About this RNA: The RNA shown here (transfer RNA) has 73 nucleotides and comes from Ferruginibacter sp.
[in-house]
RNA sequence: GCGGCAGUAGCUCAGUUGGCAGAGUGCUUGUUUCCCAAGCAAGAGGCCGAGGGUUCGAAUCCCUUUUGCCGCU
Numbered sequence: 001g002c003g004g005c006a007g008u009a010g011c012u013c014a015g016u017u018g019g020c021a022g023a024g025u026g027c028u029u030g031u032u033u034c035c036c037a038a039g040c041a042a043g044a045g046g047c048c049g050a051g052g053g054u055u056c057g058a059a060u061c062c063c064u065u066u067u068g069c070c071g072c073u
Base pairs, nucleotide, nucleotide: 001072002071003070004069005068006067007066010025011024012023013022019056027043028042029041030040031039049065050064051063052062053061
């Protein structure tokens, strides 16, 4: 230099023929208990790596860019 994969909640990851962003875990509150843990219930937390384009509508399609991993030269 070229190609492929990945970037989505604090963390680990889902989310495909474009149509209201989710799960587990963690966190907060309540409940339970003599206390802790476990259990149960509720809640907060994201403008989907960044910029632009297409579209009525984009995490999803297109272009550019950035970070990490793998391969090739």
Model confidence (mean pLDDT): 82 of 100. The sequence is in RNAcentral, with records from ENA. Rfam family: tRNA. By type it is a transfer RNA. About the family: Transfer RNA (tRNA) molecules are approximately 80 nucleotides in length.